[in-house]
Context: one part of a larger RNA
RNA sequence: GCCAGGGAGUUUGGAGUCGUGGCGAGCUUAAGGGGUUCACCCCCGGAGGCACAGGGAAACCGAUAAGUCCGCAGCUGGUUCGUCCAGUCAGGGACUUGGUCCUAAUCGGCCAAGAGUCACGGCUCCAAGACCCGAAACCCCGCGAUCUAGCCCUGGCCAGGUUGAAGUGGAUCGAAAGGUCCAUGGAGGACCGACCCAGAACUGACGUGCAAUUCGUCUGGUUGAGCUGGGGUUAGGGGCAAAAGACCAAUCUAGCGGGGUUAUAGCUGGUUCCUCCCGAAGUUGCCCGUAGGCAAGCCUCAGGCGAGGUAGUCGAUGGGGUAGAGCACUAUUUGAGCGUAACUGGAGGUGAAACUCUGGCCGUUCUCAUAAACUCCGAACCUGUUGACGCCUAAGACCCUGGGAGACGGGUUGGUGAGGAUAAGCCUCAUCGCCGAGAGGGGAACAACUCAGACUGGGGUUAAGGUCCUAAAGUCCCGGUUAAGUGCUAAAACAAAGGGCGUUCACUUCCUAAGACAGUGAGGAGGUAGGCUUAGAAGCAGCCACCCUUGAAAGAAAGCGUAACAGCUCACUCGCCGAGGAGGUGAGCCCCGAAAAUGGACGGGGCUAAAACCGGGCACCGAUACCCCAGGGCACGCCCAGAAGAGGGCGUGAUCCGGUAGGGAGGCGUCCCGUUCGAGAUAAAGCGGGGGGGUGACUUCCCGUCGAUCGUUCGGGAUUGCAGAUCCUGGU
Numbered sequence: 001g002c003c004a005g006g007g008a009g010u011u012u013g014g015a016g017u018c019g020u021g022g023c024g025a026g027c028u029u030a031a032g033g034g035g036u037u038c039a040c041c042c043c044c045g046g047a048g049g050c051a052c053a054g055g056g057a058a059a060c061c062g063a064u065a066a067g068u069c070c071g072c073a074g075c076u077g078g079u080u081c082g083u084c085c086a087g088u089c090a091g092g093g094a095c096u097u098g099g100u101c102c103u104a105a106u107c108g109g110c111c112a113a114g115a116g117u118c119a120c121g122g123c124u125c126c127a128a129g130a131c132c133c134g135a136a137a138c139c140c141c142g143c144g145a146u147c148u149a150g151c152c153c154u155g156g157c158c159a160g161g162u163u164g165a166a167g168u169g170g171a172u173c174g175a176a177a178g179g180u181c182c183a184u185g186g187a188g189g190a191c192c193g194a195c196c197c198a199g200a201a202c203u204g205a206c207g208u209g210c211a212a213u214u215c216g217u218c219u220g221g222u223u224g225a226g227c228u229g230g231g232g233u234u235a236g237g238g239g240c241a242a243a244a245g246a247c248c249a250a251u252c253u254a255g256c257g258g259g260g261u262u263a264u265a266g267c268u269g270g271u272u273c274c275u276c277c278c279g280a281a282g283u284u285g286c287c288c289g290u291a292g293g294c295a296a297g298c299c300u301c302a303g304g305c306g307a308g309g310u311a312g313u314c315g316a317u318g319g320g321g322u323a324g325a326g327c328a329c330u331a332u333u334u335g336a337g338c339g340u341a342a343c344u345g346g347a348g349g350u351g352a353a354a355c356u357c358u359g360g361c362c363g364u365u366c367u368c369a370u371a372a373a374c375u376c377c378g379a380a381c382c383u384g385u386u387g388a389c390g391c392c393u394a395a396g397a398c399c400c401u402g403g404g405a406g407a408c409g410g411g412u413u414g415g416u417g418a419g420g421a422u423a424a425g426c427c428u429c430a431u432c433g434c435c436g437a438g439a440g441g442g443g444a445a446c447a448a449c450u451c452a453g454a455c456u457g458g459g460g461u462u463a464a465g466g467u468c469c470u471a472a473a474g475u476c477c478c479g480g481u482u483a484a485g486u487g488c489u490a491a492a493a494c495a496a497a498g499g500g501c502g503u504u505c506a507c508u509u510c511c512u513a514a515g516a517c518a519g520u521g522a523g524g525a526g527g528u529a530g531g532c533u534u535a536g537a538a539g540c541a542g543c544c545a546c547c548c549u550u551g552a553a554a555g556a557a558a559g560c561g562u563a564a565c566a567g568c569u570c571a572c573u574c575g576c577c578g579a580g581g582a583g584g585u586g587a588g589c590c591c592c593g594a595a596a597a598u599g600g601a602c603g604g605g606g607c608u609a610a611a612a613c614c615g616g617g618c619a620c621c622g623a624u625a626c627c628c629c630a631g632g633g634c635a636c637g638c639c640c641a642g643a644a645g646a647g648g649g650c651g652u653g654a655u656c657c658g659g660u661a662g663g664g665a666g667g668c669g670u671c672c673c674g675u676u677c678g679a680g681a682u683a684a685a686g687c688g689g690g691g692g693g694g695u696g697a698c699u700u701c702c703c704g705u706c707g708a709u710c711g712u713u714c715g716g717g718a719u720u721g722c723a724g725a726u727c728c729u730g731g732u
Base pairs, nucleotide, nucleotide: 001732002731003730004729005728006727011128012127013126014125015124016123017122018121019120020119021118022117023116026050027049028048032044033043034042035041054061055060067095068094069093070092074088075087076086077085078084097112098111099110100109101108131270132269134267138260139259140258141257142256143255149234150233151232152231153230154229155228156227157226158224160192161191162190163188167184168183169182170181171180172179173178196221197220198219199218201217202216204215205214236252238248239247273667274666275665276664277663278662283296284295285294286293287292298406299404300403301402302401303400304399308392309391310390312389313388314387315386316385317384318383319382320381324377325375326374330371331370332369335366336365337364338363339362343360344359345358346357347356348355410435411434412433414432415431416430417429418428419427420426440451441450442449455631456630457629458628459627460626461625465621466620467619468605469604470603474618476617477616478615479614480613481612487607488606498592499591500590502589503588504587505586506585507584508583509582510581511580519576520575521574522573523572525549526548527547530544531543532542555570558569559568560567632657633656634653635652636651637650638649639648640647668721670718671717672716673715674714677711678710679709686705687704688703689702690701691700692699693698
């Protein structure tokens, strides 16, 4: 892992509500007792409880009379048959009035024109272990020092070798104290090193081991604070500790066993058959509240009422100060003109002032601007009221009352509008959509992008998106662009500023057969080397000026060059040639800008007058969408039968049938009890295989196997359904 068996909302008491039944202004017994055919049942038992009156803390006081009006269903009558009119109208609504409390009196609050109660059942709440399993802990009483720590008692053990303290003897020196030498001696938490004890290192082996700490090599100690046998002692907030929170029986920052104990767990996990209807929330307020609760909002179910309701669109009439815009206010702000009493900087002037000029400041005019907390203005849009249309609604909406919830961790690469920090798969909001709880088609794959909301079966048509192959459908038609494999990406998940004699298109300014543009032949001169400057300055270091002449044209020179000249070009002109040329602006595609780690990504193959991009056109493919056919469910209406909303039949549903948490409804199966009807050795149950029925839980029939019990109807009662819980036990 698999298989089998076990395995989780129960029971009691109290309370609420709904249903069914009994009795009903009443209903009901409890303990207990009696009877009995003795777990049943029948009869007593009225204590007590709930209801019949409320208000008030209390003292205390104490209703309205079954009033009046409106009016649904129903009923009755009429009817022009329009569910139309009239009457009466249970329930319902409104009004009047009353009780009581507060009060001087009020206002106001609560209450009042009769329905309850008992039993059983469903759901829920509270208290209990309270759906099941799960702590770490806390306390009490005991058991442990055969492991280990310390201590006590009593025993045992330490190969061999080395060193050579004190003391002592002799010799010798010395006046002495004492020294030196040679011997002797055998000290030491001395040295080397086995037994033994221990483990620093290899971070070796092993690492389902030989072993829940071992093995190998190796290392430290080895006469001492040494090692060790036996016996004893200290006990859990206690021991013991050369101190590591170490050790106290493979357990220690408080041992182990039993008990309190099913501790508690706002936390994790699990929680068992089917179908049908509806279907959420992740928000607001409060809470030592933020992983949780309570109330409201949102879901569901039931009951009540009886006629309007309103999400959408358009109109009318009010409200608003955002986007934008603007500078009229507030605050900020560029440049300029004008004026300038006071104050102030600078310059001139003066002995110092006065004075004059020019700034600042201030005022004013024009001008460039900025603003969430500016507004002379001002949309879209939102919103109140109202009308019409649309939609919902007597098949009962809207609304009211009650039972049951879940949820109160949301997300969003979507659209719009904001704040933080216009960074984030960022944080915080508003609003719509979507996911959550939504399948199907497309987007290569891909919760929230796109198409589209899936009852079942069949057929057809489309949507988004596609039509060369993968792979269903055009290698479709027409006109352009791109040469970069650019591209073959709707977006998320396209890279910028800035560049490009790449190429295409449009517009525009010019020149041009009186010859343009390019090329080529020739000229490109004279006054003059202009003047100044300078060592020099001759077109060409620099300063000033930039004239005149000849001419087709030629600058007192645009560039190179020389020390300065010289020299070479240019502007400008003519000839040759013979048809377009020179700029500017804008647009399209393309190029550069362009760097990431294994070799690689248009999904891939591959594609170039495309299978790329732009524009136009016609086809086709393509969803659970839409249409058609058949069927089912559900809701509602009508009919039959009926006590009945159970049952049967017919009809309607374009505007019903996705669905998590959750609410509601109806069923299947297991075990047991009562009851009815049965089956069974001519073979029950069970098991194996097969054929049918049912939306399904399930059920039925046949064959085989087996060998003794089993089923149906109507009721009742449950330790009633398993795939999960690192579930439990067993098997494999």

Predicted 3D model of a 732-nucleotide part of an RNA (large-subunit ribosomal RNA, domain II) from a Promethearchaeota archaeon.
Its Rfam family is "Archaeal large subunit ribosomal RNA". Rfam links the family to the GO terms structural constituent of ribosome and ribosome.